[in-house]
Context: one part of a larger RNA
RNA sequence: CUCGGGUGAAGGAACUAGGCAAAAUGGCACCGUAACUUCGGGAGAAGGUGCGCCGGCUAGGGUGAAGGAUUUACUCCGUAAGCUCUGGCUGGUCGAAGAUACCAGGCCGCUGCGACUGUUUAUUAAAAACACAGCACUCUGCAAACACGAAAGUGGACGUAUAGUUAGCGCAAGCGAAGCUCUUGAUCGAAGCCCCGGUAAACGGCGGCCGUAACUAUAACGGUCCUAAGGUAGCGAAAUUCCUUGUCGGGUAAGUUCCGACCUGCACGAAUGGCGUAACGAUGGCGGCGCUGUCUCCACCCGAGACUCA
Numbered sequence: 001c002u003c004g005g006g007u008g009a010a011g012g013a014a015c016u017a018g019g020c021a022a023a024a025u026g027g028c029a030c031c032g033u034a035a036c037u038u039c040g041g042g043a044g045a046a047g048g049u050g051c052g053c054c055g056g057c058u059a060g061g062g063u064g065a066a067g068g069a070u071u072u073a074c075u076c077c078g079u080a081a082g083c084u085c086u087g088g089c090u091g092g093u094c095g096a097a098g099a100u101a102c103c104a105g106g107c108c109g110c111u112g113c114g115a116c117u118g119u120u121u122a123u124u125a126a127a128a129a130c131a132c133a134g135c136a137c138u139c140u141g142c143a144a145a146c147a148c149g150a151a152a153g154u155g156g157a158c159g160u161a162u163a164g165u166u167a168g169c170g171c172a173a174g175c176g177a178a179g180c181u182c183u184u185g186a187u188c189g190a191a192g193c194c195c196c197g198g199u200a201a202a203c204g205g206c207g208g209c210c211g212u213a214a215c216u217a218u219a220a221c222g223g224u225c226c227u228a229a230g231g232u233a234g235c236g237a238a239a240u241u242c243c244u245u246g247u248c249g250g251g252u253a254a255g256u257u258c259c260g261a262c263c264u265g266c267a268c269g270a271a272u273g274g275c276g277u278a279a280c281g282a283u284g285g286c287g288g289c290g291c292u293g294u295c296u297c298c299a300c301c302c303g304a305g306a307c308u309c310a
Stems, first nucleotide, its partner, number of pairs: 001305008010296002014294001019291001027051005036041001052093012067077003070073001094098001106289007113281002118130002146155003207225005234268001235265001246262005
């Protein structure tokens, strides 16, 4: 020096990308417990008090001796003893410490994302990714759609759109045509294209310039060009904001992060879902309490190596 442990004056996150790591919390009983909420939760919220041992008193549970009774039985009664178990009250006592070791939640507040439990890159990613319940659209009448397979075939599935109504076709006889063969090719003639209409929880899209109010500023209002139509509600410097550390407020002595607003949205926006949201998360960001060798600033102790010598 490296690795694994331990302790530390004063301070207590000043460390750092970041409290990473460590410390702290920790059990049982009782008291007590906020916002919010889908009324289930949140919640072990938070925050407190008690806990060993030895006596005394007391309450309850189990067993039920001695004794007594008769209907003599695997019976009943029993002042109830003794043994045993579980509580409560009270007195005393020892230690620095009584959940004494091991074991054994740190907590709270604001916010992004995803509802949730779950799944995933075996061996650098566990997540906001996947899945999910729910909602919506399209395909599919059964030899189904679809998938695998040159094919046979197989899966779907030994599953199948409850049910009702109607059109159409199908018989016999007569006539004589049609039919059949040859020629001709007028005419008719499928899908598709063209055309018409529909459809956006189909793929997708959702404007520009100029002027205007009795301070100024702004423009409810007007004009004009273009379009298939010009972004509604809600949200908004956002996982989206370039300018930008926007501006204002909060928190700090000081805050490019954070929270709340504003709207000038470079370049949000409604199932390519918009906006919220209790609960949940080894999820991202910020703050606080506790706690500490993370640090100021390092020191010492115990062990295993490395190293030097033998």